This is a predicted structure of a 1623-nucleotide part of an RNA (large-subunit ribosomal RNA, half A) from a Saprospiraceae bacterium. The source organism's lineage runs through Bacteria, Bacteroidota, Saprospiria, Saprospirales and Saprospiraceae. It was read from a public genome assembly.
Context: one part of a larger RNA
RNA sequence: GGCGUAUGGUGGAUGCCUUGGCUAUCAGAGACGACGAAGGACGUGGUAAGCUGCGAAAAGCUAUGGGGAGUUGCAAACGAGCGUAGAUCCAUAGAUGUCCGAAUGGGGCAACCCUGCAGGUUGAAGACCUGUAACCCGACCGCGAGGCGGGAGACAACCCGGAGAACUGAAACAUCUAAGUAACCGGAGGAAAAGAGAACAAUAGUUAUACCGUGAGUAGUGGCGAGCGAAAACGGUGGAGCCCAAAAGCUGUAUAUAAGAGAGUGGAACGUAUUUGGAAAAUGCGACCGUAGGGGGUGAUAGUCCCGUACACGAAGGGUAUAUACAGGGAUACAUGAGUAAGGCGGAACCGGAGAAAUUCUGUCUGAAUAUGCCAGCACCAUCUGGUAAGGCUAAAUACUACUGAUAGACCGAUAGCGAACCAGUACUGUAAAGGAAAGGUGAAAAGAACCCUAAGAAAGGGAGUGAAAAGAACCUGAAACCAUGCGCUUACAAGCGGUCGGAGCCUUUAGGGGUGACGGCGUGCCUUUUGCAUAAUGAGCCUACGAGUUACUCCUCACUAGCGAGUUUAAGUACUUAAGGUACGGAGGCGUAGCGAAAGCGAGUCUGAAUAGGGCGAUUAGCUAGUGGGGGUAGACGCGAAACCUGGUGAUCUACCCAUGAGCAGGUUGAAGGUUGGAUAGUAUCCAAUUGGAGGACCGAACUGGUAAACGUUGAAAAGUUUUCGGAUGACUUGUGGGUAGGGGUGAAAGGCCAAUCAAACCGGGAGAUAGCUCGUACUCCCCGAAAUGCAUUUAGGUGCAGCGUUGAUAAGAGUGUGCCGGAGGUAGAGCUACCGAUAGGGCUAGGGGGCGUCACUGCCUACCAACCCCUGACGAACUCCGAAUGCCGGUACAUUGCGUCAGCAGUGAGGCUAUGGGUGCUAAGGUCCAUAGCCGAGAGGGAAACAACCCAGACCAACAGCUAAGGUCCCAAAAUACUAUCUAAGUUGAACAAACGAUGUGAGAAUGCACAGACAGCUAGGAUGUUGGCUUGGAAGCAGCCAUUCAUUUAAAGAGUGCGUAACAGCUCACUAGUCGAGCGUUCUUGCGCGGAAAAUGAUCGGGCAUCAAGAUAGUUACCGAAGCUUUGGUAUCAUAUUUAUAUGAUAGGUAGGGGAGCAUUCUAAAAGGCUGAGAAGGUGAGUUGUGAGACUUGCUGGAGCAUUUAGAAAAGAAAAUGUAGGCAUAAGUAACGAUAAGGAAGGUGAGAUCCCUUCCCGCCGUAAGACUAAGGUUUCCUAGAUCUAUGCUAAUCAGAUCAGGGUUAGUCGGGUCCUAAGGUGUAGCCGAGAGGCGAAGCCGAUGGAAAACGGGUUAAUAUUCCCGUACCUGUGUAUACUGCGAUGGGGUGACGGAGAAACGUAAGGACUGCGAACUGACGGAAUAGUUCGUUGAAGUGUUUAGGCUGUGAGAAUGUAGGUAAAUCCGCAUUUGAGCUGAAGCACGAUAGUACAGGGGUCUGCUUGCAGAUACCUGAUAAUGUCCCCAAGUAUGCUUCCAAGAAAAACCUCUAAGCAUCAGGUAUAUACAGCCCGUACCGUAAACCGACACAGGUAGUCGAGGAGAGUAUCCUAAGGCGCUC
Repeated sequence: GGCGUAUGGUGGAUGCCUUGGCUAUCAGAGACGACGAAGGACGUGGUAAGCUGCGAAAAGCUAUGGGGAGUUGCAAACGAGCGUAGAUCCAUAGAUGUCCGAAUGGGGCAACCCUGCAGGUUGAAGACCUGUAACCCGACCGCGAGGCGGGAGACAACCCGGAGAACUGAAACAUCUAAGUAACCGGAGGAAAAGAGAACAAUAGUUAUACCGUGAGUAGUGGCGAGCGAAAACGGUGGAGCCCAAAAGCUGUAUAUAAGAGAGUGGAACGUAUUUGGAAAAUGCGACCGUAGGGGGUGAUAGUCCCGUACACGAAGGGUAUAUACAGGGAUACAUGAGUAAGGCGGAACCGGAGAAAUUCUGUCUGAAUAUGCCAGCACCAUCUGGUAAGGCUAAAUACUACUGAUAGACCGAUAGCGAACCAGUACUGUAAAGGAAAGGUGAAAAGAACCCUAAGAAAGGGAGUGAAAAGAACCUGAAACCAUGCGCUUACAAGCGGUCGGAGCCUUUAGGGGUGACGGCGUGCCUUUUGCAUAAUGAGCCUACGAGUUACUCCUCACUAGCGAGUUUAAGUACUUAAGGUACGGAGGCGUAGCGAAAGCGAGUCUGAAUAGGGCGAUUAGCUAGUGGGGGUAGACGCGAAACCUGGUGAUCUACCCAUGAGCAGGUUGAAGGUUGGAUAGUAUCCAAUUGGAGGACCGAACUGGUAAACGUUGAAAAGUUUUCGGAUGACUUGUGGGUAGGGGUGAAAGGCCAAUCAAACCGGGAGAUAGCUCGUACUCCCCGAAAUGCAUUUAGGUGCAGCGUUGAUAAGAGUGUGCCGGAGGUAGAGCUACCGAUAGGGCUAGGGGGCGUCACUGCCUACCAACCCCUGACGAACUCCGAAUGCCGGUACAUUGCGUCAGCAGUGAGGCUAUGGGUGCUAAGGUCCAUAGCCGAGAGGGAAACAACCCAGACCAACAGCUAAGGUCCCAAAAUACUAUCUAAGUUGAACAAACGAUGUGAGAAUGCACAGACAGCUAGGAUGUUGGCUUGGAAGCAGCCAUUCAUUUAAAGAGUGCGUAACAGCUCACUAGUCGAGCGUUCUUGCGCGGAAAAUGAUCGGGCAUCAAGAUAGUUACCGAAGCUUUGGUAUCAUAUUUAUAUGAUAGGUAGGGGAGCAUUCUAAAAGGCUGAGAAGGUGAGUUGUGAGACUUGCUGGAGCAUUUAGAAAAGAAAAUGUAGGCAUAAGUAACGAUAAGGAAGGUGAGAUCCCUUCCCGCCGUAAGACUAAGGUUUCCUAGAUCUAUGCUAAUCAGAUCAGGGUUAGUCGGGUCCUAAGGUGUAGCCGAGAGGCGAAGCCGAUGGAAAACGGGUUAAUAUUCCCGUACCUGUGUAUACUGCGAUGGGGUGACGGAGAAACGUAAGGACUGCGAACUGACGGAAUAGUUCGUUGAAGUGUUUAGGCUGUGAGAAUGUAGGUAAAUCCGCAUUUGAGCUGAAGCACGAUAGUACAGGGGUCUGCUUGCAGAUACCUGAUAAUGUCCCCAAGUAUGCUUCCAAGAAAAACCUCUAAGCAUCAGGUAUAUACAGCCCGUACCGUAAACCGACACAGGUAGUCGAGGAGAGUAUCCUAAGGCGCUC
């Protein structure tokens, strides 16, 4: 480590339970609201966070009634109370009822702000209380002003109307369909709508409407496709008629009666026990009630214990119904709905899609009649019949259920049932529309564990105790995955889909057995999809729960069962009744009983036809209804799954562009135009130079903005960043705040970019379960049969229809198949071609042609050129045949055998593949492709072929430790011959994949031919000579460079004018040839068996391996044996057939995918029976045993602690291993990666159970145009605590904390906002437009990012301060007093009031330098002086003064006139005359005695140990101020200069008058006294508190921002201050 077992942990399945749901039935109701609703916000309790109740009269107040003992809700506890003088509680009627909301005095960012008028409070201002003040309509009242009445909003479905899709179906799509559906809009009611004939009908009649059943899937309509689809009439429910025009009704009140609902009241009857138990309702025994045995509770299962139930009774107030008197007939005349009916054109509704199209509606254009009229009866006309349009009302029967009460369920039981059994439309997500969870159980009773021990401990554990049981609060049962521990067996040479067969050994045992398993044999998971998968093709990490052929219908069809039968059957409804069901009536209607025909029509026939013919369709009989099952149809129709389309909304907090209003850009450089001066020149033209000047989509470069390159990062620090580098950086620049543009739309310097991490059409909800000829998945068992991958057709090819092939049932009569024989048709294989057609090589003969020759023409001549016919030889053909098989096919016959046809139900298949043979195609390529025939795989296991769907053998019902064989084998692996006979092979050829041309004295066999005892072949010994160096040639050529030839002759046993080597040429060595020796066979050619070379591939080789050589190879033969799931034997099971004895026998059969058929098991619920089991222990869980072919069943131990089962039927949310399934739990990787800026920590002390991290001190380090300080947005308590805590949060620990608990904290006339103003924009009266919703829109109002009155310094808290305190100021308003006086506006005028860039000056703060002064310190031993070091040396608003500067003689101010400023004006403008003012920093004085900061001193107190730290009232000390200088933000300055692009509005403020008032009121000035409201104010704010899911290296507007070096806000180092980035 493996298997087993025991005990645990984790986890929350299962069982049981149910407070909650779901679906219905009956009844009620369908409310509400300007008398302020629905729905909310905020409050309200002694302590009070949430829910519930309630509303400042606040878990409540009053009255009446009920009720009768407790009570202050959920919800305990403490505290304090109330109640028999009647509480709490219940019913009814009242009171109160903050703020928002239709919201209604005005405004607004809902729950807030601000007003007018009247009255009130001590009240002028300020503050407060009560009432009142919106808009629209009205035919009411009023002379009018006005009054009065009504409306508005909410609401689930149902209803009426307006406007109105698309997906989809049509296998595409356009008419059509979906569908007048969805969504949107308007309106109403408890119902709505419709409705009392200008109706139907058909010669007879009916009599409003609505709804139900029929008629009927009929008549019709329809690319006559898909589909759509009436009406009359009949049966029922319910019934009701009237009015206006020429009038009738309706409603309220009162009384009486009746019924019902309603707080409640009464309401029968049981005991017991030596049973069990914690407990009795169980069990036993004995009783009782019942108009009550529905139900629930009580310590297990209760008619008689409790609440109740049947039944009976019941007040106030309110509601409902009914009643409260009333009339008829007849004639005549008149009246009887106009831009209407009707028509044309264009549409729509009806069953009716424009059709022959009636009827209804109407956008448009026309346009009657008048009861002697008019309309309708499916074009139209006539006759006839019916009716009387163009005005209106009308109950019931019908539809629905947000809500209330009662009742029920073969509905669910916590992954189910509503999303929600629980504080759920909650938590949470999103800007928003919108989306949207998880989560039940202690026990009968908290009796919820006193006390002790361990421990830092309210942690946890161990005891003790409670309890029937710890069931112990993480609480019933407590499965599995997963994680552990003990024990038994086994395991470290072993290769393993992990099992199975055999089995040694060991352990155990109740002796049946159980556990383990060395070693050996065999053995490539499951599913899906496929011709074919171990496949390296799909899917699954594991476990548990959930998860897919269902339901509806007067539909169609078939089978079975049942009832009746030429008939059968009711529907709606009515009556009765039940616990539920049902029963009876009801014959309207349906199907059948007769067909044929287009129809008229005829009829056992009829149609066609001239026909009496022929032919077609019929006739001689079985249906109907119901139930169950198979299949189909219409519906989402087996489940999950699109991309899309349409509809209504939500979004411009991201981003694009635009509008309005604000803000920002260190520093340095360059030096345009223009100006001035000088010069040149005749010249004021023009040019040059200097100087001034300061332009620029100018330059360099920070902030800012962008994103070039690289690296890193890539399960990141970050869902786009970091580092380094780089572009722009006064501009077409960047940015804040507030707004606008919206989805076929916007916006776009244009990339199809962007429109909230989404864009070639956003997001959210809906149509909707769109559709998916596509993919995936589709769940228990056994038995019987068992395919197809073909044909035809197809916008068809991976789909489908018909046929073929399967299965089940019925049925008929004879059929199918094989073999033998007999008889046939035929044109394939083959063969053949002077037998045709076509093609064809050579030769002959020879027309024709070409070429050449040629005496004029003509005739000719030649030709190894081309070549027809013919002849000879040779030879080809799927679309040639004079011929021509085998097989197959047809018929007959004999034998054998077992299936064949028809009808009906139900399918599946219509991707095939390989091998062999015959072909096409291809290369006589392919594991290619297309046919045919056969076999096999598919759907087939077993044996062999090493392994290997298809090859060879052979078809698996089950069992056996039986036998025989097939293919193939018999040395070992490994069962069987080291068998036999005869040969071959030497190559490891071979031993089961394959190889060529060619080469070769390999070797065996055969044949032919030659030599050979007169001596062959090979070897050895010897010879191999002479003319001659043949001739020629040549420098030379002598056998051997070359040429020539009678290559001759001689000697010889034999010897070439020479076969090679060799030399310059000779020489030399050889050969041929000969002799000797030796002594028997030796050569050559051809055929053939087995071998050799030829022979190169990718990780290491190999015949499967070892290995094998007279084989264990090859050839031929022989005999044994092995060998399969074949065959046999023995036993058994099932199916079918036959036979009968009816439970047996005989025979055959039993591989199986898609598929058909049959029989069963299990789960949940229901009914009946037995009246079963169960606290003496049910279900569930977990072991063991027994049993069945199987799904399964039974018995029993332990656990568990309350329900459960058998049989027979019935009904289903009825069976999981797979769907990248859904939810939960748990693994794996793995104790692995990581712990989020590399600015850095160290020491000591303290605290504490515990310290790397907390606190203190010291040292070190980092930032320092920030990593410091302030502030807007946003957040919303994060702020403070010498208060407490450490479970969780913090990427580690934590004693710490932005964490948890508790308490505390935000103070304003002057700061910001409102009570003031206006911009963009919004809203909106009048008005305009639009089916509706709604869209615009003068005026007005709202709306800051802009304009507009006023405060500073110091001190103080743990936490606030321009807010509190001290001191000193200022603004506005009111009253009073005094003085003076033309005041007065929503009108006029002025002012407010505005751009960019640039330059210089003055200049305060800040900063720096120097001096003086103060304090402390240094001075090496003492003292002093001088010297030095460090720190400090400060001071507001306001008041007064009015300087520098700016404007102004291009006119400050004044006077006069005046026709303009919508009226007026003393104002403004204009004109004339005069002539000097207006504005304004800074500085200075006061403020000011700051007795403050700071320093020192002693004293007191607190903490701890010295010593240190903190606090505090007191004492002491200093002011230099006439300081000087440098550099200069702010300010002067809304200035000045310059440029072109020409740069908000309104109010406040000043002034003028109008109406009006003028002894008042009002105004101005001074003094004085009062008044000054509401909201914000804590804290973070370049961040751990905002936006980014996080304590996230990102993003976030504005202000201040020191020193040294430096041009600088660059950069480096530092100050103040803050930090060391939570391992």
It matches the Rfam family "Bacterial large subunit ribosomal RNA". Its family is annotated with ribosome and structural constituent of ribosome in the Gene Ontology.